This is a predicted structure of a 249-nucleotide part of an RNA (large-subunit ribosomal RNA, domain VI) from a bacterium. Rfam family: Bacterial large subunit ribosomal RNA.
[in-house]
Context: one part of a larger RNA
RNA sequence: CGUUAAAUCUUGAGGGGCUCAUUCCCUAGUACGAGAGGACCGGGAAGGACGAACCUCUGGUCAACCGGUUGUCCUGCCAAGGGCAUCGCCGGGUAGCUAGGUUCGGGUAGGAUAAACGCUGAAAGCAUAUAAGCGUGAAGCCGUCCCCAAGAUAAGGAUUUUGUGCCCCCUGAUAGACUAUCAGGUUGAUAGGCACUCAAGUGUAAGCCCGGCAACGGGUUGAGCUAAGAGUGUACUAAUAGGGCCAUU
Numbered sequence: 001c002g003u004u005a006a007a008u009c010u011u012g013a014g015g016g017g018c019u020c021a022u023u024c025c026c027u028a029g030u031a032c033g034a035g036a037g038g039a040c041c042g043g044g045a046a047g048g049a050c051g052a053a054c055c056u057c058u059g060g061u062c063a064a065c066c067g068g069u070u071g072u073c074c075u076g077c078c079a080a081g082g083g084c085a086u087c088g089c090c091g092g093g094u095a096g097c098u099a100g101g102u103u104c105g106g107g108u109a110g111g112a113u114a115a116a117c118g119c120u121g122a123a124a125g126c127a128u129a130u131a132a133g134c135g136u137g138a139a140g141c142c143g144u145c146c147c148c149a150a151g152a153u154a155a156g157g158a159u160u161u162u163g164u165g166c167c168c169c170c171u172g173a174u175a176g177a178c179u180a181u182c183a184g185g186u187u188g189a190u191a192g193g194c195a196c197u198c199a200a201g202u203g204u205a206a207g208c209c210c211g212g213c214a215a216c217g218g219g220u221u222g223a224g225c226u227a228a229g230a231g232u233g234u235a236c237u238a239a240u241a242g243g244g245c246c247a248u249u
Base pairs, nucleotide, nucleotide: 001151005161006160007159008158009157010156014148015147016146017145020048022046023045024044025043026042032037050105051104052103053102054101058099059098060097061096065092066091067090068089069088070085071084072083073082074081075080110142111141116136117135118134119133165245166244167243168242169185170184171183172182173181190238191237192236193234194233195232196231197230198229200226201225202224207220208219209218210217211216
């Protein structure tokens, strides 16, 4: 820009993806075979590689969380803290991200066939699966399954509204390179802040008391402090104000 209003929901022309193989058990030590050996068909189980999604579990990471600790400087000093030293070093670790973790997938009809195997059957009184005709038959083909899809210019269909829908701008995340998408923009809980509860992490704060000459130990105390987590609430801050587009041939 078109599809000749917008929004929502769709059909599927067409395109893409998937397509793996193995081992073991039962049938059955059966059929077969002198024996050695050892099935078809059918049923079940397991793991491998590959792929997708996810984070409950197991782990990793987690320089905005907690703790321990060395040196030094600072807060006048003690105590308690802060800065710097690779995040100073060390031990843990939420959300998120993640795999070696978890879950799932390659299933099954159907159709037409290949090799192969047949039915009926003449030319050629026989024979012949073929000449007319009709079947069976593959991990392969078309489909079935998953994804995209009306610029499919043959531009499809349905519903609702005819002042409706959208945009700029702003707050953001279930989204994300940008854009887009999605949740919102005061008739507001969108993000931040604040309050409370919970989860989760760290591991028993400071102060005070007791014991010890002291280092330190014990009690108050599973304490204190907690990021990105869950929930409830609250307009305190910021989404203010404003502007624009849009069919009736």